[in-house]
Context: one part of a larger RNA
RNA sequence: CUGGGCGUAAAGGGCGCGUAGGCGGCUUAAUCAGUCGGGUGUGAAAGCCCCGGGCUUAACCUGGGAAUUGCAUUCGAUACUGUUAGGCUAGAGUGCGGGAGAGGGAAGUGGAAUUUCCGGUGUAGCGGUGAAAUGCGUAGAUAUCGGAAGGAACACCAGUGGCGAAGGCGACUUCCUGGAUCGACACUGACGCUGAGGCGCGAAAGCGUGGGGAGCAAACAGGAUUAGAUACCCUGGUAGUCCACGCCCUAAACGAUGAGAACUAGCCGUUGGGCCCCUUGAGGGUUUAGUGGCGCAGCUAACGCGAUAAGUUGACCGCCUGGGGCGUACGGCCGCAAGGUUAAAACUC
Numbered sequence: 001c002u003g004g005g006c007g008u009a010a011a012g013g014g015c016g017c018g019u020a021g022g023c024g025g026c027u028u029a030a031u032c033a034g035u036c037g038g039g040u041g042u043g044a045a046a047g048c049c050c051c052g053g054g055c056u057u058a059a060c061c062u063g064g065g066a067a068u069u070g071c072a073u074u075c076g077a078u079a080c081u082g083u084u085a086g087g088c089u090a091g092a093g094u095g096c097g098g099g100a101g102a103g104g105g106a107a108g109u110g111g112a113a114u115u116u117c118c119g120g121u122g123u124a125g126c127g128g129u130g131a132a133a134u135g136c137g138u139a140g141a142u143a144u145c146g147g148a149a150g151g152a153a154c155a156c157c158a159g160u161g162g163c164g165a166a167g168g169c170g171a172c173u174u175c176c177u178g179g180a181u182c183g184a185c186a187c188u189g190a191c192g193c194u195g196a197g198g199c200g201c202g203a204a205a206g207c208g209u210g211g212g213g214a215g216c217a218a219a220c221a222g223g224a225u226u227a228g229a230u231a232c233c234c235u236g237g238u239a240g241u242c243c244a245c246g247c248c249c250u251a252a253a254c255g256a257u258g259a260g261a262a263c264u265a266g267c268c269g270u271u272g273g274g275c276c277c278c279u280u281g282a283g284g285g286u287u288u289a290g291u292g293g294c295g296c297a298g299c300u301a302a303c304g305c306g307a308u309a310a311g312u313u314g315a316c317c318g319c320c321u322g323g324g325g326c327g328u329a330c331g332g333c334c335g336c337a338a339g340g341u342u343a344a345a346a347c348u349c
Stems, first nucleotide, its partner, number of pairs: 003321004007303002012317001014201004021194003025088007033081002035077008049065006091191001092188004096183003103177007110154001115149007125136002162169002206247006215241002220236004258316001261313003266294012278281001298305002322349003331342004
């Protein structure tokens, strides 16, 4: 440089915003840079290729041609691409009016339950297991009633329901705030798509400083089990889990399926919005944005996918190229550390 690929065989970046770059709607005119054609100059000779000639032939030598796919210059062509100028509204966006939502941040409030403490009743057990024991209990436990404290999580509603770019989001109220969607009209007039670097977000665990600590629970201790039991089971229990601020930046970060656009049979459910119809109902039809189940064509190695494509297309990015060694070593960058990221080779099958 190029081929073939990326749901499960190796392979989609965890997700977004966006720089450069790449690509880009309809239409008019200009230009002629790309593009296409002709001419001229040059593209040394030898060699390669073709047609001849000379050594008996060949190798070899020799004449001519072709080729030299290129560059420069000049004359033309003008569909497409580019550039310049103008216009348009189907892409994109703005305004106006609706309704939905665990979308995000902050403050406040609530009830159930667990635990602990105080008081009452009450007496010998409780707890736990396959069975037990450790443990708790006559210094009055467990059970039960009343009160108090404190932390964490929000049963039912709850639904292949909703929202968010992803991670993720679930009690209630208030404040601040992002996005999507629907409707008819008006407006801007290609303002678009993607996106190497870059910047931001990013579950859990972990780290730093200071709080907090009910329950749960790595580590740890004890009791069992067992041949052993550094486990599974039981009784305890510290970090942690929670809050504030600052780091870490990973994951089966999964739909194992990049984002965006166009086109391509149907049927059934469900969420939000609009319109229409009547027999006004737990109604019917239609449309739009999501979210599910089947399924034709087509695709696929098969499984399966099938308008939410893995079908048919064109533009952009990321990634793969036999297994092990290895997501390792070294070096760079980042990090307080743990480590992360980028990423080989020898050797071996």
Molecule: small-subunit ribosomal RNA, central domain
Organism: uncultured prokaryote